[in-house]
Context: one part of a larger RNA
Molecule: large-subunit ribosomal RNA, domain IV
Organism: Candidatus Wukongarchaeales archaeon
Formats: sequence, structure tokens, C1' cells
RNA sequence: CUCGGGCUAGGGAAAUCGGCAAAUUAGCCCCGUAACUUCGGGAGAAGGGGUGCCAGCGAUCUAGGAGACCCCUGGGAUCGCUGGUCGCAGUGACUAGGGGGGCCGGACUGUUUAAUAAAAACAUAGCGUCUCGCAAGGGCGAAAGCCUGAGCACGGGACGUGAGUUCUGGCCAGUGGCGGGUCGUCAAACCGCGUUUCAACGUGGCUAAGCCCCGCUAAACGCCGGGAGUAACUAUAACUCUCUUAAGGUAGCCAUAUGCCUUGCCGGGUAAGUUCCGGCGUGCAUGAACGAAUUAACUUGGUCCCCACUGUCCCAGCCCGGAGCCUG
Repeated sequence: CUCGGGCUAGGGAAAUCGGCAAAUUAGCCCCGUAACUUCGGGAGAAGGGGUGCCAGCGAUCUAGGAGACCCCUGGGAUCGCUGGUCGCAGUGACUAGGGGGGCCGGACUGUUUAAUAAAAACAUAGCGUCUCGCAAGGGCGAAAGCCUGAGCACGGGACGUGAGUUCUGGCCAGUGGCGGGUCGUCAAACCGCGUUUCAACGUGGCUAAGCCCCGCUAAACGCCGGGAGUAACUAUAACUCUCUUAAGGUAGCCAUAUGCCUUGCCGGGUAAGUUCCGGCGUGCAUGAACGAAUUAACUUGGUCCCCACUGUCCCAGCCCGGAGCCUG
């Protein structure tokens, strides 16, 4: 020096990307316990007090003895009260939660990259759409056959969303899906005509699906504007005009895991805060099942603050053990 372990005056996160690691707490009994809440929770919330041993007494239970019952008597277990007693310390070792608050994400328990990722990813109950009437639909197979299923729409298959609560706006022009159709277009076969009889060839007719046409359909793929003017200071624009679209982003929400400019602006916390929290909103480029907002509970998720605690640090020191190293 390295690895593992132990202790440390004063300070107590000043260390660091970050309290990573370590420390604190810890069992049992009693008291006490907030916001919020889906009334179950939150909750072991938080925060306090007690805890050994000896002696005495009481209560409850109990296959002993005695006993008709009450009662008496011995042992054991548990609980309680009183008195005494020792230590710095009584769950004396071992064992054994640190706690609180704000925000983001995901409702939750669960699942995952065997060997760098456990998560906000996947799943989930719930919600919705499409499809299938059973010798169905879907899947595997060359077939036989098999699975769904010895099931039958309160079922099966496909897809999306993702508990609950409040909701889920406008657009069918494009792409797709579904339904319909007088005409148009439309292959082969078939029918007819022409060419010298045939064949070949040429040409005309008929015609399915499709295209086309007409509707419907967005919890289908998706999409959801611009320019001017205007109010008793200024500013702003409920209002008006205009171009334009299939329709011009509604309710909500936000510098958000989405905001370039940007460390936006205001407020809070700090002596000092690119992070954090609360507001604001012309939002480069938010937005409603590619779901929107909110939400108790939960979380080895992310982020911020506080208390306690500490060798993380100021700033190092000492001790024990292993490896290494030195000498033999």
C1' cells in the first nucleotide's frame, strides 16, 4: 500500500453526480397518533414511558390430593400490585423498522433482458371496437388429422386502452373498412362476323370480381389555419372584416418524462438554489382510449427539502486479522 473488521476529541453532509457507504432506530407492554381517504386505510404514523433481580400479596387457567356442593391444600402457566436491591447501562450478549414532508411516473400483488438494464417497460382487473350461428371463425399441417373445445355469443378469436372518479370535443376531404348500384370500364371461356373450305389470325357481342359511382364509418389510420381593424390614458380585444379548409384544438393540463429561445417571468424555501415547490401561458412542437385530468393505497422507480445520525468530509490517527512485501 491492498482486502475484511473495530474505535475515535470537536464539528456534523462542509465530502459527493447523488448521504454511495456507514451510522442511527430496533423485541415486547402501556400511552398517544396528523393531512388526506376509494372510509378499508394512512398507522408500528409521528412522539413519549416502561423492561433486570429478590421478597410479599392478589387475579385467571390447570389430567394432583381430599371432597356431594361451597370450600381447603400442593405443583405449574399467564397477568397484575406493593416493597426492596445492584450497575454507566436490565429486549444488558444474540436477535431486532431510522423517521417526516413536497412533486413526477406507474393504480395495486405480479412479470422481464439466464451472464452489464427490474424500470416509468410487459402484464393486470376494468373499458371499448371488430369478427364468428357451429360441419362457424381463428391457428398448425402436404394430407390424414389436431388445437381453440368434448367449448356454443354471459362463448371463442383479433386489436386498442389500462384500477377507481370526472370525462372523452370537431373533421369521412385523403388512406382503410362496411353496405349499395341504373349507367360507364372490364379478362378468359362462350357466341357471332370477316378472310379461300379448315386451322391460325383479325374483329364485334356478352360479362364476374375489381375500378368507377352513391352512402355510412374516427375507442379505424389519421387531421384539428392565416392576415387585418376595433373599447372614455395606455394596454388588451368580448366585437367586426377578410383569405382559406374535410374540419380549424373544445373540456382540461403545462417551461411538465413534452418549451427551442431558457438559468422564461413572479412568488416560496437558502446567507447564496441552472435543480425543487406554487403560480402565469401566443404551448419552437400540450390535449382527450397513440386517451385527458385527478386520485387514497402501494413502490429495492426518478427528483427536492427537513429531523435524527454518523470517519462521506474537515484530517487524519490507532487497533485486530488475511494477502502482498522484506529477512531467514